[in-house]
Molecule: c-di-GMP-I riboswitch aptamer
Organism: Thermoleophilia bacterium
């Protein structure tokens, strides 16, 4: 210096649900709220699942899996 596992410290994100708004819908955004998360940061590239459809296709979803990119801390 780099990689993996992980303690501590400082923190970070935020499920379900509720409210408001947007969307045909899956769902998204904001607020509340915490089930959890060492990438629960980003990417729709490959799968899975879901939605709409004029059944040609077009979308949703990264907190389902794989993959890619970046990243705090350094005791052991």
């Nucleotide at each position: 210096c780099u990689g993996c596992g992980u303690a501590a410290g400082g923190g970070g994100c935020a499920a379900a649900c509720c409210c408001g708004c947007c969307g045909c819908g899956a769902g998204g955004c904001g607020g509340g709220g915490a089930c959890g998360c060492a990438a629960a940061g980003c990417c729709a590239g490959g799968g899975a699942u879901c939605u709409c459809u004029c059944c040609g296709g077009a979308g949703a979803c990264c907190g389902c899996c794989c993959g890619g990119c970046c990243g705090c801390a350094g005791g052991c």